[in-house]
The RNA shown here (small-subunit ribosomal RNA) has 1447 nucleotides and comes from an uncultured bacterium. It matches the Rfam family "Bacterial small subunit ribosomal RNA". Rfam links the family to the GO terms ribosome and structural constituent of ribosome. The coordinates come from a structure-prediction model, not an experiment, and the mean pLDDT is 83. The sequence is in RNAcentral, with records from Greengenes.
RNA sequence: GUUAGCGGCGGACGGCGGAGUAACACGUGAAUAACCUAUCCCGAGGCGGAGGACAACCUCGAGAAAUCUUGGCUAAUACUCCAUAUUGUCCCGAAGUGACAACGCUUCAGGAUGAAAGCUGGCCUCUGUUUCAAGCUAGCACCAUGGGAGGGAUUCGCGUUCUAUCAGGUUGUUGGUGAGAUAACAGCUCACCAAGCCUAUGACGGAUAGCUGGCCUGAGAGGGCGAUCAGUCCGAGGGACACUGAGACACGGGUCCCACUCCUACGGGAGGCAGCAGGCUAGAAAUUUGGGCAAUGGUCGAAAGGCUGACCCAGCGACGCUGCGUGUGGGAUGAAGCCCCUCGGGGCGUAAACCACUUUUCAGAAGGAAGAGGGUUCAUCCGGUCAAUACCCGGAUGGAUUGACGGUACUUCUGGAAUAAGCUCUGGCUAACCCCGUGCCAGCAGCCGCGGUAAGACGGGGAGAGCAAGCGUUGCCCGGAAUCAUUGGGCUUAAAGGGGGCGUAGGCGGUUAGGUAUGUCAGACGUGUAAAUUAUCGGCUCAACUGAUAACCUGCGUUUGAAACUACCUAACUAGAGGGCGAAAGAGGAGAGCGGAACUCCCGGUGUAGCGGUGAAAUGCGUAGAUAUCGGGGGGAACACCAGCAGCGAAGGCGGCUCUCUGGUUCGAUCCUGACGCUGAGGCCCGAAAGCCAGGGUAGCGAAGGGAAUUAGAUACUCCCGUAGUCCUGGCUGUAAACGAUGAGCACUUGGUGUGGGGGGUUUAACCCUCUGUGCCGUAGGGAAACCGUUAAGUGCUCCGCCUGGGAAGUACGCUCGCAAGGGUGAAACUCAAAGGAAUUGACGGGAGCCCGCACAAGCGGUGGAGCGCGUGGUUCAAUUCGAUGGUAACCGAAGAACCUUACCCGGAUUUGACAUGCUAGUAGUACUGAACCGAAAGGGGAUGGAGUUCCUUCGGGAACAGCUAGCACAGGUGUUGCACGGCUGUCGUCAGCUCGUGCCGUGAGGUGUUAGGUUAAGUCCUGCAACGAGCGCAACCCUUGCCCUUGGUUGCCAUCAGCAGGUAUAUCCUGGCUGGGCACUCGAAGGGGACCGCCGGCGAUGAGCCGGAGGAAGGUGAGGGCGACGUCAAGUCUGUGUGGCCUUUAUGUCCGGGGCUACACACGCGCUACAAUGGGCGGUACAGAGGGUAGCUAAGCCGCGAGGCCAUGCCAAUCCUUAAAACCGCUCUCAGUUCGGAUUGCAGGCUGCAACUCGCCUGCAUGAAGGCGGAAUCGCUAGUAAUCACCAAUCAGCUAAGUGGUGGUGAAUACGUUCCCGGGCUUUGUACACACCGCCCGUCACGCCAUGGAAGCCAGGGGCACCUAAAGUCGUCAUUCCUAACCCGCAAGGGGGGGAAACGCCUAGGGUGAAUUUGGUAACUGGGGCGAAGUCGUAACAAGGUAACC
Repeated sequence: GUUAGCGGCGGACGGCGGAGUAACACGUGAAUAACCUAUCCCGAGGCGGAGGACAACCUCGAGAAAUCUUGGCUAAUACUCCAUAUUGUCCCGAAGUGACAACGCUUCAGGAUGAAAGCUGGCCUCUGUUUCAAGCUAGCACCAUGGGAGGGAUUCGCGUUCUAUCAGGUUGUUGGUGAGAUAACAGCUCACCAAGCCUAUGACGGAUAGCUGGCCUGAGAGGGCGAUCAGUCCGAGGGACACUGAGACACGGGUCCCACUCCUACGGGAGGCAGCAGGCUAGAAAUUUGGGCAAUGGUCGAAAGGCUGACCCAGCGACGCUGCGUGUGGGAUGAAGCCCCUCGGGGCGUAAACCACUUUUCAGAAGGAAGAGGGUUCAUCCGGUCAAUACCCGGAUGGAUUGACGGUACUUCUGGAAUAAGCUCUGGCUAACCCCGUGCCAGCAGCCGCGGUAAGACGGGGAGAGCAAGCGUUGCCCGGAAUCAUUGGGCUUAAAGGGGGCGUAGGCGGUUAGGUAUGUCAGACGUGUAAAUUAUCGGCUCAACUGAUAACCUGCGUUUGAAACUACCUAACUAGAGGGCGAAAGAGGAGAGCGGAACUCCCGGUGUAGCGGUGAAAUGCGUAGAUAUCGGGGGGAACACCAGCAGCGAAGGCGGCUCUCUGGUUCGAUCCUGACGCUGAGGCCCGAAAGCCAGGGUAGCGAAGGGAAUUAGAUACUCCCGUAGUCCUGGCUGUAAACGAUGAGCACUUGGUGUGGGGGGUUUAACCCUCUGUGCCGUAGGGAAACCGUUAAGUGCUCCGCCUGGGAAGUACGCUCGCAAGGGUGAAACUCAAAGGAAUUGACGGGAGCCCGCACAAGCGGUGGAGCGCGUGGUUCAAUUCGAUGGUAACCGAAGAACCUUACCCGGAUUUGACAUGCUAGUAGUACUGAACCGAAAGGGGAUGGAGUUCCUUCGGGAACAGCUAGCACAGGUGUUGCACGGCUGUCGUCAGCUCGUGCCGUGAGGUGUUAGGUUAAGUCCUGCAACGAGCGCAACCCUUGCCCUUGGUUGCCAUCAGCAGGUAUAUCCUGGCUGGGCACUCGAAGGGGACCGCCGGCGAUGAGCCGGAGGAAGGUGAGGGCGACGUCAAGUCUGUGUGGCCUUUAUGUCCGGGGCUACACACGCGCUACAAUGGGCGGUACAGAGGGUAGCUAAGCCGCGAGGCCAUGCCAAUCCUUAAAACCGCUCUCAGUUCGGAUUGCAGGCUGCAACUCGCCUGCAUGAAGGCGGAAUCGCUAGUAAUCACCAAUCAGCUAAGUGGUGGUGAAUACGUUCCCGGGCUUUGUACACACCGCCCGUCACGCCAUGGAAGCCAGGGGCACCUAAAGUCGUCAUUCCUAACCCGCAAGGGGGGGAAACGCCUAGGGUGAAUUUGGUAACUGGGGCGAAGUCGUAACAAGGUAACC
């Protein structure tokens, strides 16, 4: 020096974790006079003597191992015994003392009892001396004891989560006596005795949880949490147990049981990371098997020093906080690139490039800390101890020595913008917008919500906004949330007043005085750990971080004081409350009796065929005599009128009259009691109707049931019957929209007006005052509003009940009440973004009032039936192009589809194009003409002929344009979107409405005006009015028409005058036909007049206006037209045109031939022609208006039966052309499928046109269908209208026109009236509608998904109970058996005492069995519930919801 062992101290600290614990576990404040304490400090003492062992070591043996074992030796501060005993402990006694009965403390006396160990250094003073140690001395240790410090233990007050769908719990339980146990009190344990103890101020049970300082949040009060740090408790694989020790029932100690892992030779053993690293597993998820004891701290040691994954450092992680950087300055009317674009430009953007500069950071290099105080050692010095100048101890100075981090922080130098920017968002909340893509897809989304072809919301791009080494997401907490409301909410209708009363506990409580001091207030003291927080001042370059000081810690305890309020005690008072006395009203309650009307039944009379019932009927009753009527009798129930927002009662509720019993209320004056009061959790009682039990009763009514109707059905509404029930007695039920949807009590706060009861006054009245009820209107005030308003929903106080989004659900489970039905209490999963209140504007109503319109009615004529035409649907097709679709599409776009049109189909062609503009290049017999030939045409083809414009010119020509060819931009599209649009149009509707400014009212939406009384065709006008004005509409202005006047007079006209011609019926005829003449008349066209309720009378408000009359051509808008408010229908139109976006580009463009739009079983719409005699046919004879006409209308004449043709005349038109028909006059037909009707078909013709086959019109002859006036239903029209008759025009070669738009001729009937149908206007009312009734919406069923209740059973868990078994271990017993060094007896042998083992007993972890209980999971089957773009059946509710709705 190292190591095993013996011995000492420490392993009970430190470190880790939060399973358990709802508890004196924790926090805070007290108590221990009921306690313990090793090491450390202080005081005062002691340390004498003796003995026997056991490890290590040696040795025998067993075992795989762990380990065990035999024999032998040995030391101690290990162990044992004896002595001593101030003090200690115990017993007894005395005194003093403390706030103390028990009790403590101090002192004193007596008795009993209990200790010890040495080691190291130095020295020779003492002792013994030969060295020196047995001596002395110093240090350390040791023993007993008093005290301290720190630590611990126990007890108590207060505080400490949720659950009552946990209401009773407890047997060592509560207390006592005694004993034991403990450091100590105590049922802590035991024996005995008593029967207590806890609990609604929440016991017991269940669930959850370590507690605190604090942390997060919040203005605070609160709410949530309990990481790091600090205090404390608990735990150490799950459980039980003790040993050792000062301290443990002991994380890295022990024993046993259990589970698990490992080793094994199968006999047996080993183990416990919730220590530091690290591994595995689980998971969305969490670090290095690092350095060092240098510092701080712990432990051992006299010390040096040892140990220390405590700790100090480093590593990893943007996990958090903090600081810094990623450069700074200059740099373009602004590069490139990308994005947008109105194509002009704009944005990224001074951004970049580029120039200059800086170097924090970075890289390299050099220097380089603080953290070290101390300890040790050396030297010197001082002091203490001692006999000592020795040793030892203490101190001072100087030197030496010690750093894991770390060559780190920091400093300097060199280099160079060098190494360094992302993430989220851009619809609103919420800062930030464009393009493209996509097309209810893909996707987004915190909430609202985006996306179905123009997406600021999806995806991408650009740009922008925000934060930044981070940014977003997710989870959780607080806030906003006054959304659990103490601060700081509510309950008429939004969720919410208990159905009502009596009353227990509790809460709250009148006036005066005195006292106390519970709450309260003030001062002082103690405590409230540190950290944290806040403030100030410091230390790291700043900050984060950290140090110091202060505040704070809002609390608890002790103490002193105050006495207003509260509380308590005492004494009093009368204003609250109650009682006595005197009056009063009343359907208040209970019982008994009585009454009349009605009804029904029975008996009798009269009497005959119906009665009854309904929207209408039928069932039903009736000739066996009903109904009706009269008389008599029986029965049960209910009480007309009076009767009244009248009365009474707590509510439910109470109604004929009388009697008995009885509760409450009001008024009056006064006496008495003396706060006796208010409210009221639980509790008790009452409590409509229906319902239940038992017994009665039953006239009427009448669930269920039967029948008749209604109906698509009708398990309903209506009708005929009818059982429970309704009634009585006794008992149960205990609920209602039990409502004033308004709890009870007291006080306060303008009034008016009715009415019930009482009192007073007076002028006796239709009056005044007052108390108490009951209504209405209203002030302040309240209220979201509606509304409430002394009977509050106002202003306050007291107490109780209740609410906290809708649905699930007043359901399930549990408990409880009930005979049952069911009641009370009363959730969750899941699901929705609402549900709801009041009011507003609309719209709507099988609500109301007023009023209009050919709306009905009154009339006339039609449609719907037939044939035909046209349009549409459908079907068909290669195509039958497209659009229009209730009214408001359907003879509509289309005022004209054989080709064309034409957009469709088939086929053939073509590609800068059929058409526009520009550019580039080329071309020169170019443009133009276009023959032959091919072709169905388009087109190809190119012969022949053959130009033009402008400029220059040397007169030869050249250039340019036009043209052509090639190419590029582009053209083109009847392709799409009318739900992207403009424009135009339809419709409500020519309905009388729709709005604005200012003011006023209302929180607001909004209202008022615009409503009201009149009046009108009219929001037309008048009057009134919180309105006053104004605009768009109405009306008027415009056109046509009706009367008059003026002007002018051809192509119009002809009264008067003259002439000519023609005709015939021969005339005093007719024809303005012609000439002259004229412009009077007609007419045409320009301008005026005229009509305005202007005049008269009446009505009315002296108004607006209405009625009548006169005059007038016309009379109350004269008639007709044009003119269409704000708006509605995403109405119609992209195919009239225009136009955004999209699509197409040898085609979806363009050209051509042919076809189709013309189809045809059907259905609908609009028409035409008819069915005949008011007609058909034939013959004769009249009278219009408005139009059109030169690629046109066409006369006359001739031909043709005719359509038409030929020839030819006039007219660019008041000039020429264009026959009106019905009517009227005759003849005929005579009621029939006809002399009606004309479809259809055949033949023959005509016309247009390039062309009539598909597919034109017309004519003639022949044919001669349906049809005899039309079901349900439905249309038009109110006067020159309907009806009827013809004429003309546009489009157009022709025509499908029977359509449309115009024109004239003839020419009616009827309107009492507004009940009803339809549409509309105004006011009002209800509403659950607002896409607005074509609205909304309910329930079953069917399907899918989800969560959930019940359920035979099955599975798992929890805590108890009873019994059986029972390890380790403590304790007890230990007769008997075995073993036994120390002490005692004995010479010894041996014995004794004591100890140990075994054994036995109690307790007991664990295990087992049994009967229960409880929680959860699962389950055939079953119950309802929720949710789910387009399922079924009906129609319940919202309007009077078509039967008012609801409880």